[in-house]
RNA sequence: GUGAAUCUUCGGGGUGAGGUGACCCACCGAAGCCUUGGCGGAGGUGGGAAUUCCUCGAUCGGCGGUAAAGCCCGCGAGUCCGGACAUGAUUAUGUCUGGAUUGAUUCAGUGAAAUUCUGAAGCCGACGGUAUAGUCCGGACGGGAGAAGAUCAGA
Numbered sequence: 001g002u003g004a005a006u007c008u009u010c011g012g013g014g015u016g017a018g019g020u021g022a023c024c025c026a027c028c029g030a031a032g033c034c035u036u037g038g039c040g041g042a043g044g045u046g047g048g049a050a051u052u053c054c055u056c057g058a059u060c061g062g063c064g065g066u067a068a069a070g071c072c073c074g075c076g077a078g079u080c081c082g083g084a085c086a087u088g089a090u091u092a093u094g095u096c097u098g099g100a101u102u103g104a105u106u107c108a109g110u111g112a113a114a115u116u117c118u119g120a121a122g123c124c125g126a127c128g129g130u131a132u133a134g135u136c137c138g139g140a141c142g143g144g145a146g147a148a149g150a151u152c153a154g155a
């Protein structure tokens, strides 16, 4: 001075108020039917009931790139379709790998450079559960793009 290897740690957040009341529980119980007691349930009363619906507000933003990014480029996670391998018993589970899918921005200003900064006005948000969810519960004390540090070998 260079490029590998091994190990350790870290590695996503966020909702209030009011309204409505599908539905649920308890009680009372008409019409009608069969017959001496049943079946039946229109409707009523009371309670519970959407952080998801409606109204008005609030609030959150993984990783790498780059003039500093939820909305540019790419990646991860999620979902789907294959392929290979392993384990126990058909089948299922796990690991690796390939592909597909996967939301959203404009204007003005400054500047050498910004869809990233400043100002303003907008927009977006996986899957399962549940009365319809970015914010509740759950897979997940999971996984991971990556980040930081440590150790060591060879040339």
Base pairs, nucleotide, nucleotide: 005151006150007149008148009147010146015057016056017055018054019053023048024047025046026045027044028043032039033038034037058135059134060125061124062075063074064073065072070123071122078101079100080099081098082097083096084095085094086093087092105121106120107119108118109117127138128137129136
Predicted 3D model of a 155-nucleotide RNA (FMN riboswitch aptamer (RFN element)) from a bacterium. Rfam family: FMN riboswitch aptamer (RFN element). Rfam links the family to the GO term FMN binding. Rfam 15.1 lists 6,230 matches to the family in 5,120 species. The prediction has a mean pLDDT of 81.